Background:
THF (Tetrahydrofolate) riboswitch aptamer from Natranaerobius trueperi, 95 nucleotides, folded computationally. Lineage of the source: Bacteria > Bacillati > Bacillota > Natranaerobiaceae > Natranaerobius. Rfam family: THF (Tetrahydrofolate) riboswitch aptamer. About the family: Tetrahydrofolate (THF) riboswitch was first reported for Ames et al. as an RNA motif in 5' untranslated (5'-UTR)regions of folate transport and biosynthesis genes in Firmicutes genomes.
[in-house]
RNA sequence: GGUAGAGUAGGUGCUCUGCGUUAAGUGGUAAGGGAUGGAACGUUGCCCUUAGACGAAAGCUUUUUAAGCUGCGUUAGAUCACCGCGUUCGCUACU
Numbered sequence: 001g002g003u004a005g006a007g008u009a010g011g012u013g014c015u016c017u018g019c020g021u022u023a024a025g026u027g028g029u030a031a032g033g034g035a036u037g038g039a040a041c042g043u044u045g046c047c048c049u050u051a052g053a054c055g056a057a058a059g060c061u062u063u064u065u066a067a068g069c070u071g072c073g074u075u076a077g078a079u080c081a082c083c084g085c086g087u088u089c090g091c092u093a094c095u
Base pairs, nucleotide, nucleotide: 001095002094003093004092005091010083011082012081013080015078016077017076018075019073020072021071029051030050031049032048033047034046038089039088040087041086042085058070059069060068061067062066
């Protein structure tokens, strides 16, 4: 020097443990901000704050008033699996 590969933020699914069902959360709009392969620039996506608005699925059992069970919520977290950086440099393997 050449060829190949790994690795981010995050996404999806299974399972488990929770939260809510007395409506928080999620989602949508606007404004501002942040972190994003080991490094630089940057993209996609993600997160946070604020404002105002919209908005929901409950039911059953009992030793009966607080427990249990089945659901529901574009609900939270964790394990596992799969997916997952454009350019340049770096890293790994081979040459």